[in-house]
RNA sequence: CCAGACGGUCGGACGAUCGCGCGUGCAAGGUGGAAACGCCGCACGGGAGGAAAGUCCGGGCUCCACGUCGACACGGCGGCGGGUAACGCCCGCCGGGCGCGGUCUGAAAGGGCCGCGUUCAGGGAAAGCGCCACAGAGAACAGUCUGCCGAAUUCACUUCGGUGAAUGGCGAUGGUGAAACGGUGGGGUAAGAGCCCACCGCCCCGACCGCAAGGAAGGGGGCACGGCAAGCCCCGCCGGGAGCAAGACCGAAUAGGGAUGCGUCUCUCGCAAGAGGGAAGGCCUGUCGCGGGUCGCAUCCGGGUAGGUCGCGAGAACCGCGCAGCGAUGCGCGGUCCAGAGGAAUGAUCGUCACGCGCGCAAGCGCGUACAGAACCCGGCUUACAGACCGUCUGGCAUU
Numbered sequence: 001c002c003a004g005a006c007g008g009u010c011g012g013a014c015g016a017u018c019g020c021g022c023g024u025g026c027a028a029g030g031u032g033g034a035a036a037c038g039c040c041g042c043a044c045g046g047g048a049g050g051a052a053a054g055u056c057c058g059g060g061c062u063c064c065a066c067g068u069c070g071a072c073a074c075g076g077c078g079g080c081g082g083g084u085a086a087c088g089c090c091c092g093c094c095g096g097g098c099g100c101g102g103u104c105u106g107a108a109a110g111g112g113c114c115g116c117g118u119u120c121a122g123g124g125a126a127a128g129c130g131c132c133a134c135a136g137a138g139a140a141c142a143g144u145c146u147g148c149c150g151a152a153u154u155c156a157c158u159u160c161g162g163u164g165a166a167u168g169g170c171g172a173u174g175g176u177g178a179a180a181c182g183g184u185g186g187g188g189u190a191a192g193a194g195c196c197c198a199c200c201g202c203c204c205c206g207a208c209c210g211c212a213a214g215g216a217a218g219g220g221g222g223c224a225c226g227g228c229a230a231g232c233c234c235c236g237c238c239g240g241g242a243g244c245a246a247g248a249c250c251g252a253a254u255a256g257g258g259a260u261g262c263g264u265c266u267c268u269c270g271c272a273a274g275a276g277g278g279a280a281g282g283c284c285u286g287u288c289g290c291g292g293g294u295c296g297c298a299u300c301c302g303g304g305u306a307g308g309u310c311g312c313g314a315g316a317a318c319c320g321c322g323c324a325g326c327g328a329u330g331c332g333c334g335g336u337c338c339a340g341a342g343g344a345a346u347g348a349u350c351g352u353c354a355c356g357c358g359c360g361c362a363a364g365c366g367c368g369u370a371c372a373g374a375a376c377c378c379g380g381c382u383u384a385c386a387g388a389c390c391g392u393c394u395g396g397c398a399u400u
Base pairs, nucleotide, nucleotide: 001396002395003394004393005392006391007390008389009388010387012353013352014351015350016349017348018347020047022045023044024043025042026041029040030039031038032037049371053382054381056380057379058378059377060376061243062242063241064240074239075238076237077236078235079093080092081091082090083089094122095120096119097118098117099116100115101114102113103112104111105110123234124233128232129231130228131227132226145174147170148169149168152167153166154165155164156163157162182200183199184198185197186196187195201223202221203220204219205218208215209214247310248309249308250307257301258300259299260298261297262296264279265278266277267276268275269274281295282294283293284292285291317336318335319334320333321332322331323330324329354369355368356367357366358365359364
């Protein structure tokens, strides 16, 4: 210098003008509405994200339910320790798989140890059930397809040496498979077989170390216990439901409920109480007249729809420094206030600059600046993302 991995920061910069939505202050006038409440002016302040996204997990908050008990069912989680408000998240560690490097052993194949990286739905398969495709004879306390044997027993033949067959023995060879009931070598045998032996593997016990998961010196055992729990199951732990359209307050009428009082004139029915029709009248249609609609009237009360306001951002907040810790993180001190809308705002233009692309011989010109966009809030996870910068590590090239 180039390439890559991981972690972190940023994600066009500065200035000006105009605009949009929000908050605060001033102003007290206009305006919408029956009201509750809102809108209009001026000034100032701040106005998207690291993912605002997916809505996957955990919480806050709100309402509903509830017996702060137990059992059962259902769902979730699952090595150990720590962090956290909590988590299925994060950190550290343990163990298994895979890869790379080093080293030891070995003729080699291979194996042991150490380090680094990566990955794991990583409790239990000697509680029980179930399943193990295809291939293969056989898939779990198995099995003779290709095969090996003919020692034993029986039969037949015999040249008396044996030969053949049956009952059988074998898990060694070949073959199938992800997996065939330890592996390699030797002994042994009729042939074989942990039947015996050496090495490797495996199982059991285990001083000691560690909070624990776990590790492990050493000792014992011929070897028993195939795999799957992301099939059921067993064990341990956790778990009420719905969600800001939660919910709270205010609150119309020619909708509708209740109480009290009043009820002009006239017609019909009725003894009456009362019921029905009409007139007059009230109310709505912005006002007046006409027309239309509607109604017993007045006062009061409560619920509640439309509508309005709150909920709504000072917080598990952010920044800096220090301390503790391997770390996640915690604590202390100082400082800051940073969107709060209707589903709709968060932009545009100009100038200078940066980067990318295109055109041009060039000066320069044009276009663009990733992914994406809050809506009750917070912690995670996952997914998307042009480019720039910083740190650590790995590899390559060049120079010294």
A computed fold for a 400-nucleotide RNA from a Hyphomonadaceae bacterium, annotated as Bacterial RNase P class A. Model confidence (mean pLDDT): 78 of 100.